[in-house]
Notes
Two RNAs folded together computationally: RNase P RNA and transfer RNA, 511 nucleotides in total. Rfam match: Bacterial RNase P class A. Rfam links the family to the GO terms tRNA processing, ribonuclease P activity and dimeric ribonuclease P complex. Rfam describes the family as follows. Ribonuclease P (RNase P) is a ubiquitous endoribonuclease, found in archaea, bacteria and eukarya as well as chloroplasts and mitochondria. The family's RNA type in Rfam is ribozyme. The coordinates come from a structure-prediction model, not an experiment, and the mean pLDDT is 77.

RNA sequence: CCAGAUGGCCGGAUGACCGCUUUGGUCCCAGUGAUGGGAUCGGGGAGGAAAGUCCGGGCUCCACGGAAAAACGGUGCCGGAUAACGUCCGGCGGGCGUCAAGCCUAGGGACAGUGCCACAGAGAGCAGACCGCCGUUCUUUCGAGAGCGGUAAGGGUGAAACGGUGCGGUAAGAGCGCACCGCGCUCCCGGCAACGGCGAGCGGCAUGGCAAACCCCACCGGGAGCAAGACCAGAUAGGAGGGCGCGUUCAGGGCAACCUGAACAGGUGUUUUCCGCACCGAUCCUCGGGUAGGUCGCGUGAGGCGUUCGGUAACGAACGUCCCAGAUGAAUGGUCAUCCAUGGGCCGGACGCGCGUGAGUGAUGGUGGUUCGCCACCAUAUCGUGCGCGGCUGCGGCCCAAGACAGAACCCGGCUUACAGGCCGUCUGGCGCU
RNA sequence: CGGGGCGUAGCUCAGCCUGGUAGAGCGCUUGCUUCGGGAGCAAGAGGCCGGAGGUUCGAAUCCUCUCGCCCCGACCA
Numbered sequence: 001c002c003a004g005a006u007g008g009c010c011g012g013a014u015g016a017c018c019g020c021u022u023u024g025g026u027c028c029c030a031g032u033g034a035u036g037g038g039a040u041c042g043g044g045g046a047g048g049a050a051a052g053u054c055c056g057g058g059c060u061c062c063a064c065g066g067a068a069a070a071a072c073g074g075u076g077c078c079g080g081a082u083a084a085c086g087u088c089c090g091g092c093g094g095g096c097g098u099c100a101a102g103c104c105u106a107g108g109g110a111c112a113g114u115g116c117c118a119c120a121g122a123g124a125g126c127a128g129a130c131c132g133c134c135g136u137u138c139u140u141u142c143g144a145g146a147g148c149g150g151u152a153a154g155g156g157u158g159a160a161a162c163g164g165u166g167c168g169g170u171a172a173g174a175g176c177g178c179a180c181c182g183c184g185c186u187c188c189c190g191g192c193a194a195c196g197g198c199g200a201g202c203g204g205c206a207u208g209g210c211a212a213a214c215c216c217c218a219c220c221g222g223g224a225g226c227a228a229g230a231c232c233a234g235a236u237a238g239g240a241g242g243g244c245g246c247g248u249u250c251a252g253g254g255c256a257a258c259c260u261g262a263a264c265a266g267g268u269g270u271u272u273u274c275c276g277c278a279c280c281g282a283u284c285c286u287c288g289g290g291u292a293g294g295u296c297g298c299g300u301g302a303g304g305c306g307u308u309c310g311g312u313a314a315c316g317a318a319c320g321u322c323c324c325a326g327a328u329g330a331a332u333g334g335u336c337a338u339c340c341a342u343g344g345g346c347c348g349g350a351c352g353c354g355c356g357u358g359a360g361u362g363a364u365g366g367u368g369g370u371u372c373g374c375c376a377c378c379a380u381a382u383c384g385u386g387c388g389c390g391g392c393u394g395c396g397g398c399c400c401a402a403g404a405c406a407g408a409a410c411c412c413g414g415c416u417u418a419c420a421g422g423c424c425g426u427c428u429g430g431c432g433c434u
Numbered sequence: 435c436g437g438g439g440c441g442u443a444g445c446u447c448a449g450c451c452u453g454g455u456a457g458a459g460c461g462c463u464u465g466c467u468u469c470g471g472g473a474g475c476a477a478g479a480g481g482c483c484g485g486a487g488g489u490u491c492g493a494a495u496c497c498u499c500u501c502g503c504c505c506c507g508a509c510c511a
Stems, first nucleotide, its partner, number of pairs: 001430010012339007020045011047405001051416002054414005059225004064276004069272002072221005077091005092107001093105004108216002113214002115210003130155002132151008163181006182205001183203005188197003229296004239287005244281001247264007266280004289510003303322008340403001342401007351390009363380007435507007444460004454491001462478005484500005
């Protein structure tokens, strides 16, 4: 210099004026009320994704507890991190890449069972013989054909055809035999483990693919969601229909309807079943009626920043320091100026190329001459200058355009998706120079 | 803000669970019929199943991401 790979960060800045919202202090005011409003002085005011709502939690309610129970759903190599995760880190196996840097990987089980493998093809799962090859018998127009049997090397079909290569062997062939490779089992060695080992022995090969098909195994999970939920003010018809249940016996009271108590049964208890416990309508659905007001939940948190230490890393610990949005038709904005990058155009002066011109009697090389001191000629390079052209490589000036994706709504940890442009690194391969 | 569902021919839908050839009705085109139209009869065209990626030999169908549309959810008694 060229090509490639990868990590982190930022994502307009400053000022003036005019607004919006929230919060603390002071003062004033309004409302039947819950509570609210105004002025003034201070403080704060979107994101890396606030998004999709795909996972995991906190929080709240479902009156409560237990079950290595069922059902349903999810995850899936190993080890670690974490509050937890389908996330992250490190490693293993497989694939891609130059067997580089590095990237991708839903990666348990297909001898527990069931199912599927369309079309094509002879045969698609305890497979099979169309062409072919070989043997034999018969026929023959001497080209060959037919029957029976053997075979699976070759051809052909397919996404996939029951190990691969070579040698031997055979009528032709075939793990039929052998060597190597692959595969399976047992042992040994290394590793916490996944797994690895031109380590050993055994087995001639049996066990095709699909589980993002049902399923099996291991592990995890109760449901709903801030319109959760709590409090206050006010209004209405404390309304109607339906589902499940409102049971039986005994005792007491009462003329009776019924009431009280006890036992058994049944029901409800946010999937079901079982057990405990509580209750006996604190139940579910539909229609109708009323109000659409206020406050809390609501931001001190698995919080941010910095330093040190532990760890390969994810991350953790200690110390110090800071308080940093909270709306509810929903604030976080508008105008101007200067700057910052970005894109386009023009100009200037550098730069490169071409042509012309000039300089010293200089530099390098060649040829010729020489009194060996040098001299002459030619070529190249250098420098100055003029003109023309070039591309936008670096500098300066002017003008125009224009600022990516997108905006909190209970909060947090991730993933995924969208994103103009800019900054800072690291690694690998090739070529050249020192 | 939260939850749920649906995208297949011009329109309305089936097929998806259990993967293999994409179908129905209406509409459209052409022809017959009619004096002409409608109705009727016969034949035909029209689709990459919203988009992208993955699993598989093979995807409308299974999985992931994404785009668009629709529906539901306030409180009191």